The part of an RNA shown here (small-subunit ribosomal RNA, central domain) has 350 nucleotides and comes from an uncultured bacterium. Model confidence (mean pLDDT): 88 of 100.
[in-house]
Context: one part of a larger RNA
RNA sequence: UUGGGCGUAAAGGGUGCGUAGGCGGUUUAUUAAGUCUAUGGUGAAAGUGCGGGGCUCAACCUGGGAAGUGCAUUGGAAACUGGGGAACUUGAAUACGGGAGAGGGUAGUGGAAUUCCUGGUGUAGCGGUGAAAUGUGUAGAUAUCAGGAGGAACACCCGUGGCGAAGGCGGGUUGCUGGACCAAAACUGACGCUGAGACGCGAAAGCGUGGGUAGCAAACAGGAUUAGAUACCCUGGUAGUCCACGCUGUAAACGAUGAGUGCUAGGUGUAGGGGGUAUCGACUCCCUCUGUGCCGCAGUUAACGCAUUAAGCACUCCGCCUGGGGAGUACGGCCGCAAGGUUAAAACUC
Numbered sequence: 001u002u003g004g005g006c007g008u009a010a011a012g013g014g015u016g017c018g019u020a021g022g023c024g025g026u027u028u029a030u031u032a033a034g035u036c037u038a039u040g041g042u043g044a045a046a047g048u049g050c051g052g053g054g055c056u057c058a059a060c061c062u063g064g065g066a067a068g069u070g071c072a073u074u075g076g077a078a079a080c081u082g083g084g085g086a087a088c089u090u091g092a093a094u095a096c097g098g099g100a101g102a103g104g105g106u107a108g109u110g111g112a113a114u115u116c117c118u119g120g121u122g123u124a125g126c127g128g129u130g131a132a133a134u135g136u137g138u139a140g141a142u143a144u145c146a147g148g149a150g151g152a153a154c155a156c157c158c159g160u161g162g163c164g165a166a167g168g169c170g171g172g173u174u175g176c177u178g179g180a181c182c183a184a185a186a187c188u189g190a191c192g193c194u195g196a197g198a199c200g201c202g203a204a205a206g207c208g209u210g211g212g213u214a215g216c217a218a219a220c221a222g223g224a225u226u227a228g229a230u231a232c233c234c235u236g237g238u239a240g241u242c243c244a245c246g247c248u249g250u251a252a253a254c255g256a257u258g259a260g261u262g263c264u265a266g267g268u269g270u271a272g273g274g275g276g277u278a279u280c281g282a283c284u285c286c287c288u289c290u291g292u293g294c295c296g297c298a299g300u301u302a303a304c305g306c307a308u309u310a311a312g313c314a315c316u317c318c319g320c321c322u323g324g325g326g327a328g329u330a331c332g333g334c335c336g337c338a339a340g341g342u343u344a345a346a347a348c349u350c
Stems, first nucleotide, its partner, number of pairs: 004321003007304002012318001014201003021194003025088004030083002033081002035077004041071002050064001052062003091191001092188001094186001097182002103177002107173001109171001110154001115149007125136002162169002206247006215241002220236004258317006266295011299306002323350003332343004
């Protein structure tokens, strides 16, 4: 490289937006680049393959025709692909009308709880464990009541519930703002899909500057346990966790399953909408669209399983894999304040 693959064996990029590129709906007439056909030309000789001839045969030599699947020329065809032209509405987008939502960011706000401070009541313990001790308390703790301070997180509602591209998002209010869905079908008329690079977002931890610090808690200290105990358990406790601005760019960033389109039995929950039917009314039942679960047929799979939310049947585009270790390492490049990230080998070895 071909072939084969990527849920779990090696393999889907963490995720979006989008450039180049690749691919692209229906009808019509046209063009003739691709495509197809015909033509003459060329495709040296030798060689190879075919059937002849000559050395007694063969190797070898030799004459013939074939092949050389290619290339450009000229003439033609117009189904398909492409080009430019005209039209269409099913793909896509927009407008009008709706309801749902922890989607995002801003400002201000609420109650419970923990801790601390002040005061009252009150007295000898409290705390902690498997058992203890360190710790704390007669300088009045723990308990209890009242008042105050401050930070962080939002019980119940809460639900294989919702929203978001992913990371993720949960007290309540305000104004700002993104997306999806439904209905009807007004308007545009292929405007689409994918997407190397580029660019944006990206949990936690970590870093820089400045704040903040109630609880928790790496490091650290002490008490235990133990043969030891740089641990598990206990008492403390600093970074950090929180906020603002900037950086980092990684995760079992997982559905371990890239995106899009079409097709292929059903059953049963649930969330958001729409229509019909019944009723005074309500989920009374039926139909339908979108999302999200469970079960299950065909099919598929090595099996497990997946199964209209496919891992089934097909097409388009991107990413990735090629025995284990060495190694996601070295070197070099790029990025970063650093930590490090990204790209990414080989020797050697089994």